[in-house]
């Protein structure tokens, strides 16, 4: 340099045909317990990588850019 993949909550990941953004774990509060852990209940937490476009409507479709991963090529 070329090709492909990934990017969504603190972490790991879903998200169907474009039509209200979710789960588990973790955090916080409460219950329970002599206390801790565990368990149960509740609760908070989002620039869907960035940017532009299409559309009545975009996490989802199209382009560009960035980061990461893999393959290939180059290395006089």
């Nucleotide at each position: 340099g070329c090709c492909g993949g990934u990017u969504u909550a603190g972490c790991u990941c879903a998200g169907u045909u474009g039509g209200u953004a979710g789960a588990g774990c973790g955090g916080c509060u409460g219950a329970u317990u002599u206390g801790u852990a565990a368990u149960c209940a509740g609760u908070a937490g989002g620039u869907c990588a960035u940017u532009g476009g299409u559309u009545c409507a975009a996490g989802u479709c199209c382009g560009a850019u960035a980061a990461c991963c893999g393959g290939c090529a180059c290395c006089a």
Molecule: transfer RNA
Organism: uncultured Alphaproteobacteria bacterium